This is a predicted structure of a 486-nucleotide part of an RNA (small-subunit ribosomal RNA, 3' major domain) from a metagenome. The coordinates come from a structure-prediction model, not an experiment, and the mean pLDDT is 81. RNAcentral holds the full RNA, with entries from SILVA.
[in-house]
Context: one part of a larger RNA
């Protein structure tokens, strides 16, 4: 000067409290250990690994294992040297394919009247090529973490022999080294915080494919009222531009002043309005040599290629993250409303038919504010059930069946009847959350033929308890103290 202390002082965090709803028991999906395999490639390892690389392992992927093949090679570049029946190829043999062999037929380009040369192609031989081989402790890059914590520094001065100290420390305030006062310091840089996007308010513009106040027409009805076309753009919306919030006004409170606090007053919105990007200086030889690069080092008829098959799915366990449950705030059947934010051409389909269904069958529309996906569902109503292993729950198997694929045995999804297992709210322990959250209900999308998605990303509905406090437990920040630590 730092680090640590079961030293002390302040001060802040869903860090504890107060509350709500998990987790840990059951069944199952996934994802690690571990067994075990011809292989069960690799990697990730406390927070901060483990539904993680992986936004898609039946072949492929594929990196592994077993067989069976190739050796200048699947691929790049250069040379020496052959080559017109060349380069290419219909079929034929052999294989499980790749490879091996055999072959009708048979080329281009550029000089040049031709001969004939030169290229491209093949192919020999040769330098090479190739390695998902090691090493993230040789690296760049990117990337987690503390932490969106409020720190971290430098110039000039000054101090101190010096290491180094001031400044950044004190007093107040803040969400913050924010922002006032004070001061041997006065500047200033990176981070704070604003500037970006985005909900929320107005006002202007904008008018199709959007809208439906007012007006006409026509359709259909007894009507009310529903449609369908015009007219408009008034209103919802699209989506451009401005306006708006700044502690500005007011009043206490900080003994006064100033930061500043706490109330109020207009306001859609009030003290950072809400959310997202945005990540200092560095820690942790953190992680990645398997995305890609790249130093060394190792292989070169194998550690490098190509092929079938198999594995990655294997199962006495154990761990983690899930999802469905255990039921009546419930489940079953019927009725019946209301979103948002995406996606679509080798693609999204729609009326109509067939079929319990899963789907088929067919093609209208749509480069899509046009058409489509595509009925949101919980909520609401009305009816059953009556506390039971039940009209809960839905594992397992069984049969028939559908779809995508060259191909669902290992090892795919979905659908139909059958069949109904465990569980009756879960020990120690333990997460996550302060509001449009929490809990819960449904849609979409990306990967993608297909799908083991219950996973990830967004989207909208419905819609809450509690925060007395900072004693404690964790994790910081700032001052001070003690060290035999560096």
């Nucleotide at each position: 000067u730092g680090a640590c202390g079961g030293g002390g002082g302040c001060c802040u965090g869903c860090a504890c409290a107060a509350g709500c709803g998990g987790u840990g028991g059951a069944g199952u999906a996934u994802g690690u250990g571990g067994c075990u395999u011809a292989a069960u490639u690799c990697g990730a390892u406390g927070c901060a690994a483990c539904g993680c690389g992986a936004a898609g392992a039946a072949c492929c992927u594929u990196a592994c294992c077993u067989g069976g093949c190739c050796u200048u090679g699947a691929c790049a570049u250069g040379u020496c040297g052959g080559u017109g029946g060349u380069a290419g190829a219909a079929g034929c043999c052999u294989g499980a394919a790749a490879g091996g062999g055999c072959a009708a037929c048979g080329a281009c380009c550029c000089c040049g009247c031709a001969a004939g040369g030169g290229g491209a192609g093949c192919u020999u031989a040769c330098a090479c090529a190739g390695g998902u081989g090691c090493u993230g402790c040789a690296u760049g890059g990117c990337u987690g973490u503390c932490g969106u914590c409020a720190g971290c520094u430098c110039g000039u001065g000054u101090c101190g022999u010096g290491a180094g100290a001031u400044g950044u420390u004190g007093g107040g305030u803040u969400a913050a080294g924010u922002c006032c006062c004070g001061c041997a310091a006065c500047g200033a840089g990176c981070g704070c915080a604003a500037c970006c996007c985005u909900c929320g308010u107005g006002u202007c513009c904008u008018g199709u494919u959007g809208c439906g106040u007012c007006c006409c027409g026509g359709a259909u009805g007894a009507g009310a009222a529903u449609u369908c076309g015009g007219a408009g753009c008034a209103c919802u919306c699209u989506g451009g531009a401005c306006a708006g919030a700044c502690u500005g006004c007011c009043a206490c409170a900080u003994u006064u002043u100033c930061a500043u606090g706490u109330g109020g007053a207009g306001g859609a919105a009030g003290g950072u309005g809400g959310g997202u990007a945005u990540g200092a200086c560095g820690u942790c030889a953190a992680g990645u040599c398997a995305g890609g690069a790249u130093g060394g080092c190792c292989c070169u008829u194998a550690c490098g290629g190509c092929c079938a098959g198999g594995g990655c799915u294997g199962c006495a366990c154990a761990c983690g993250u899930a999802c469905u449950a255990c039921a009546a705030u419930g489940c079953c059947c019927g009725g019946u409303a209301c979103a948002a934010a995406g996606a679509g051409a080798a693609g999204c389909a729609a009326g109509a038919c067939c079929g319990c269904a899963a789907g088929g069958u067919g093609g209208a529309g749509c480069u899509a504010a046009u058409c489509u996906c595509g009925c949101a569902a919980a909520a609401c109503c009305g009816g059953g059930c009556c506390c039971a292993g039940u009209u809960c729950a839905g594992a397992u198997u069984g049969u028939c069946g559908g779809c995508u694929g060259c191909a669902a045995c290992u090892c795919g999804c979905c659908g139909a009847c059958a069949u109904g297992a465990a569980g009756c709210u879960g020990g120690a322990a333990u997460c996550g959350c302060u509001a449009g959250u929490a809990a819960u209900g449904g849609c979409g999308c990306a990967u993608c033929a297909g799908c083991u998605a219950c996973g990830g990303c967004g989207c909208c509905g419905u819609g809450a308890a509690u925060a007395c406090g900072u004693u404690c437990c964790c994790a910081g920040g700032c001052c001070u103290u003690g060290u035999a630590c560096a």